Two RNAs folded together computationally: RNase P RNA and transfer RNA, 461 nucleotides in total.
[in-house]
């Protein structure tokens, strides 16, 4: 210098004018309307609503089945499907990235091709035996054989030797893999070493399933209080101690409440207050820890809201892009100097700036994003 | 705000415990028939199964994440 990998951060600033929405104070008869002053007013994702929790109510929440989610190990946490560290496997030269229980419990699936696709299988080939003839590298029949060919995504260990009619873990040596036992290291997943066995067990569990762990449900339209209005009106069904219905996921049991409940038609209200925003919060320092993160100390904050405000214009500055001037100022290049030419800065003019929009609150994940900044690492090439 | 459901040809729909060429009706186009049109008959084209990634030998189908459409839900009596 080129290419790549990983992580973090910003996501315009300021001033003026005109507005928008809350809050506080003051004034005008004034909680409501108006005026003045002061102070505040979106995000890294506020989004998708995909997980987890807080909070509230239901019986403080019970048992079983069903259902759902997760899945190597250890740790972090309020909790998680998140994060950190490690283990094993795979991709890459590498930095780095991706995947993760069980297929030697059971059921199921595998099109087409192929002889055969799951307790494997004889199409060609190889070998043996019998028969036939026009006798050959022939034909027919029976049998053996998974070493070779061919098909396929996948054909039941690999190499070498022995053996055999031909072959084959049939036997042997080495290697790979599996299981069991022992020793060592590690909290553990697992690794290393040794011995033995059987000779090899295929794939799919994001098909059913098995094992382990977790999960009661609903959600701020939760829920509490106040005020106002209407017809506890009509129809159907179920039920009143032989127990409806409720306890907002499906069923059963158990428990509690105990006379109404459900659907349809019809009627009424679309008000106020609380919940409500300061919290598992951010930053800095010290300490523990490889880290995620935890403890202590200091410091900082201020939307709370109802179909919903947070905006617009102009100036200056900052970022990026384009054009002009490069005569003068600065820097660099071409040629031996001057002259000359080119590029960049400065200057002038013009333009661009994304994704998006709090609605009870947090922790994550995922997705969208103009432009820009920073850090660490890897590979290749050149120079010292 | 909370929750449910759907996306396959121009339109309306099939097809699904994965199997290779994805079908049907209407419509479009071409030809035949007719003096011409309609109807009728014959034929053709048209789909990356909403998009992307994954599991698998193989995905419209299974899993995950997005995109788009549709629907339901207040309280009182």
């Nucleotide at each position: 210098a080129a290419g790549g990998c990983a992580g973090g951060c910003c996501g315009g600033g300021u001033c003026a004018u005109c507005g928008c929405c809350g809050c506080g104070c003051g004034g005008g008869g004034a909680u409501u309307c108006c005026c003045g002053c002061g102070g505040g007013g979106a995000g890294g994702a506020a989004a998708g609503u995909c997980c987890g929790g807080g909070c509230u109510c239901c019986a403080c929440a019970g048992g079983g089945c069903a259902g759902g989610a997760c899945g190597c190990u250890g740790g972090g946490u309020a909790a998680c499907g998140c994060c950190c560290a490690g283990g094993g496997g795979g991709a890459g030269c590498a930095a780095u990235c991706c995947c993760c229980g069980g297929a030697a419990a059971g059921c199921g699936c595998a099109a087409c091709a192929g002889a055969a696709a799951g307790c494997a299988a004889a199409c060609c080939g190889c070998c043996c035996c019998g028969c036939c003839c026009g006798c050959g590298c022939g034909g027919c029949g029976g049998g053996g054989u998974a070493a070779g060919g061919g098909u396929g995504a996948a054909a039941c260990g690999g190499c070498g030797g022995g053996g055999c009619a031909a072959g084959a873990g049939c036997c042997c040596g080495c290697c790979a893999g599996u299981u069991g036992c022992c020793g060592c290291g590690g909290c553990g997943a697992c690794g290393c070493g040794g011995c033995a066995a059987g000779c090899u067990a295929g794939g799919c569990a994001a098909g059913c399933c098995c094992c382990g762990u977790c999960c009661g449900g609903a959600g701020c339209a939760a829920g509490a209080c106040c005020a106002a209005u209407u017809a506890g009106g009509g129809a159907a069904g179920c039920g009143u101690g032989u127990g409806a219905a409720g306890c907002c996921g499906g069923c059963c049991c158990g428990g509690c409440u105990g006379a109404g409940c459900u659907u349809c038609c019809g009627g009424g209200u679309a008000g106020g207050u609380c919940g409500c925003u300061g919290g598992a919060g951010g930053c800095c320092g010290c300490g523990g820890g490889c880290a995620a993160u935890c403890g202590c100390g200091g410091u900082c904050c201020u939307a709370g809201a109802g179909g919903a405000a947070u905006g617009a214009u102009g100036g200056c500055c900052a970022u990026c892009c384009c054009g002009c001037c490069c005569u003068u100022c600065c820097g660099g290049g071409a040629a031996a100097u001057u002259c000359u030419c080119c590029c960049g800065g400065c200057g002038c003019g013009g333009g661009a700036a994304a994704c998006a929009g709090a609605a009870c609150c947090c922790g994550g994940c995922u997705u969208a994003c103009a432009g820009g900044c920073c850090u660490g690492c890897c590979u290749u090439u050149g120079c010292c | 705000g909370u929750c449910c459901u759907c996306g396959u040809a121009g339109c309306u729909c099939a097809g699904u415990c994965g199997g290779a060429u994805a079908g049907a009706g209407c419509g479009a186009c071409u030809g035949c028939c007719u003096c011409c049109u309609a109807a009728g008959c014959a034929g053709u084209a048209g789909g990356c199964c909403g998009c992307a990634g994954g599991u698998u030998c193989g995905a419209u189908u299974c899993c995950u994440g997005c995109c788009g459409g549709g629907g339901a839900c207040a309280c009182c009596a």
Its mean pLDDT, the model's own confidence on a scale to 100, is 77. Rfam match: Bacterial RNase P class A. Rfam classes the family as a ribozyme. Rfam's curators write: Ribonuclease P (RNase P) is a ubiquitous endoribonuclease, found in archaea, bacteria and eukarya as well as chloroplasts and mitochondria.